Context: one part of a larger RNA
C1' cells in the first nucleotide's frame, strides 16, 4: 500500500419495494448438452457460452465421413530444357472428376524490306517451392466481451516519513460526475466526466420539382390543365435554453426548491462515444503471425453422405389455451426502407399457392403496396366449442441441373397436446412496458431470428430496513 470481512458510516443502479407483462406447465421452432453415428466439421461454457461466430447447411457453402482420383499440385513467383501451341467444340468410357480419340477459327512484342530469328501468354518435364479451417490464443498483434458511461486512474515540482510510501485525490457542502464551491503543505497538469458530433422536438430564412394548393376550370379523386411560393413538406443556412430572470433557504458560495415567460427548464429525449486497468477472459477457423507438425499428404480435385439422427435434460422464442375473444361483411389512418440478372401495374386464367401479360421506373415521378390492431354491422352464448392449431393423407404452386434424405407455398380432409402453468425466475419509469402490423440486409429458394419504422397506448415508484451489483470514508486481519 491492497485485498478480504456473516466490521461501520454515507451515497448509487429496475438491486429491492409499488405495479405491469412474461417464463418455468403444452404444441412447435431454434441453439445447446447427452447419445447414436462412416460422419454427424470446429469454436463458444457462471455473470460475460446456448436464435451465439452462421446477414440465412439441398448441390456449392464445407472445414466432416465414404469412395473415386492427382502429386510442382487448386494458387504464387523465379530457374534450367523442350514445344509455339495448348484449348473451344464433338465422340466414346465414366457418379464425376477425368481418360482416350478427333480437333475449328487464331494471338501479341523486338529486330529487319522479307525471309527469318528472339522472346512472352499457354503446354509439357525438372528443380527452388507451393499448400495446410493441421497444434499451441498459456509464444504473438490486430479484434472482441465484461465490470462499466461505474467515476475513477495517474504525473512533474514540492513537504513529511530511515524506508515501502503519504500529501496533493483527504476535511465541510454539493452534483449525473474527482462537478463545482469553501477550506486545507501543498501548487499545477494528464486520461477519464462534461461539452465540442449525429437525430428528435419549436421559430425564421434560402430554394419550390417529381412534392403541396389559399385561387380558377376540370375530375369519382390535387385527377388534368393554368396560376401560386402561402401552407403541409423536401433540405441547406441561422436563431433558441444559459440556472439567463423573480423569489426562498444557503456562508454575499457552490447549489437546491419554487415560481414567470417559453415549442422545450434545469444534462430537454434519443444515439454514437467506454479512463488506467480486471478476468494467462474469447479469437490461431476473419485476418496477420513466431514456433512445432504433414508434404504421393494432415495439401488437391471430384461424385455421394453428413452437419436437419433422438431415449432424455437445459436455454432462447412463436403460437395458444379465448367473448377486452373468434368468423364473416363495410368502409378509415403511417412510417422508415428496397428495386435493372432488379421492383414488375392495369387486365386475364385459377377457390389459392401462383401463371399469362409486360406499361412504368436506376425512382419525392413507376412499382411491391393490401397497413394491421382500431371503427360500424352481423353472427357464435361459455363449449376441448364457430377456442386451438400440431400431426398426418391426397391434390397442387414457386425457386433451382437437382426438392428421397433435406427447402417453402396453397387447397381439401384430419383436428393433438392445451382451461393461464409448482418451487423459482425475467424484462420494464414513458411517448416507456404491452399490443398492432411494415420494411431491411443475408439471399436462386429457404425467418417464430436480427437490426431498423411507425399505430394503439397504460399501471406503480411509500421509500431505502432487506437481497444483488458498485463507489467514497474507516476500522480488523495469523492473506498478497
Nucleotide at each position: 500500500u491492497g485485498a478480504c470481512g456473516g466490521g461501520g458510516a454515507c451515497c448509487c443502479g429496475c438491486a429491492c419495494a409499488a405495479g405491469c407483462a412474461g417464463c418455468g406447465g403444452a404444441g412447435c421452432a431454434u441453439g445447446u448438452u447427452g447419445u447414436u453415428u462412416a460422419a454427424u466439421u470446429c469454436g463458444a461454457a457462471g455473470a460475460u457460452a446456448c436464435g451465439c461466430g452462421a446477414a440465412g447447411a439441398a448441390c456449392c457453402u464445407u472445414a466432416c465421413c465414404a469412395a473415386g482420383a492427382c502429386u510442382u499440385g487448386a494458387c504464387a513467383u523465379g530457374c534450367u530444357a523442350g514445344g509455339g501451341c495448348a484449348u473451344a467444340g464433338u465422340a466414346u468410357a465414366g457418379a464425376g472428376a477425368u481418360a482416350u480419340a478427333u480437333g475449328a477459327a487464331a494471338g501479341g512484342a523486338u529486330a529487319g524490306a522479307a525471309a527469318u530469328a528472339u522472346u512472352c501468354a499457354c503446354c509439357u518435364a525438372g528443380c527452388a517451392c507451393a499448400g495446410a479451417u493441421g497444434g499451441u490464443g498459456c509464444a504473438u498483434g490486430g479484434u472482441u466481451g465484461u465490470c462499466g458511461u461505474c467515476a475513477g486512474c495517474u504525473c512533474g515540482u514540492g513537504u513529511c516519513g530511515u524506508g515501502a510510501g503519504a500529501u496533493g485525490u483527504u476535511g465541510g457542502g454539493u452534483u449525473a460526475a474527482g462537478u463545482c464551491c469553501c477550506g486545507c503543505a501543498a501548487c499545477g497538469a494528464g486520461c477519464g466526466c462534461a461539452a465540442c458530433c449525429c437525430u428528435u422536438g419549436c421559430u425564421u430564412u434560402u430554394a419550390g420539382u417529381u412534392a403541396c394548393u389559399a385561387c380558377u376550370a376540370u375530375u369519382c379523386a390535387g385527377u388534368u390543365a393554368g396560376a401560386g411560393g402561402a401552407c403541409u413538406c423536401u433540405a441547406g443556412a441561422a436563431g433558441g435554453a444559459c440556472u439567463g430572470c423573480c423569489g426562498u433557504a444557503g456562508g454575499u458560495a457552490a447549489u437546491a426548491c419554487g415560481g414567470a415567460g417559453g415549442a422545450a427548464g434545469g444534462u430537454g429525449g434519443g444515439g454514437a462515444u467506454g479512463a488506467c486497468g480486471u478476468c494467462a477472459a474469447a479469437u490461431c477457423a476473419u485476418c496477420a503471425u513466431g514456433c512445432c507438425u504433414c508434404u504421393u499428404a494432415c495439401g488437391u480435385c471430384u461424385u455421394g453422405g453428413g452437419c436437419u439422427a433422438c431415449a432424455a435434460g437445459c436455454g432462447u422464442g412463436c403460437u395458444a389455451c379465448a367473448a377486452u375473444g373468434g368468423c364473416u361483411a363495410u368502409a378509415a389512418c403511417a412510417a422508415a426502407g428496397a428495386g435493372a440478372a432488379g421492383c414488375g401495374a392495369a387486365a386475364u386464367g385459377g377457390u389459392a399457392a401462383c401463371a399469362u401479360g409486360g406499361a412504368g421506373c436506376a425512382a419525392a415521378c413507376c412499382u411491391g403496396g393490401a397497413a394491421a390492431a382500431g371503427a360500424u354491422a352481423g353472427u357464435c352464448u361459455c363449449a376441448g366449442u364457430u377456442c386451438a392449431g400440431a400431426c398426418u393423407g391426397u391434390g397442387g404452386a414457386u425457386u433451382g441441373a437437382a426438392a428421397c434424405u433435406c427447402a417453402u407455398c396453397c387447397a381439401c380432409a384430419c383436428g393433438a397436446a392445451g382451461a393461464u402453468g409448482a418451487a423459482g425466475u425475467u424484462g420494464c419509469u414513458a411517448g416507456u412496458a404491452a399490443u398492432c402490423c411494415c420494411g431491411a440486409a443475408u439471399c436462386a429458394g429457404a425467418a417464430u431470428g436480427u437490426c431498423g419504422g411507425g399505430g394503439u397506448g397504460a399501471a406503480u415508484g411509500c421509500g431505502u430496513u432487506c437481497c444483488c451489483g458498485g463507489g467514497u470514508c474507516u476500522u480488523g486481519u495469523a492473506c498478497a
The prediction has a mean pLDDT of 83. This is a predicted structure of a 480-nucleotide part of an RNA (small-subunit ribosomal RNA, 3' major domain) from an uncultured Eubacteriales bacterium.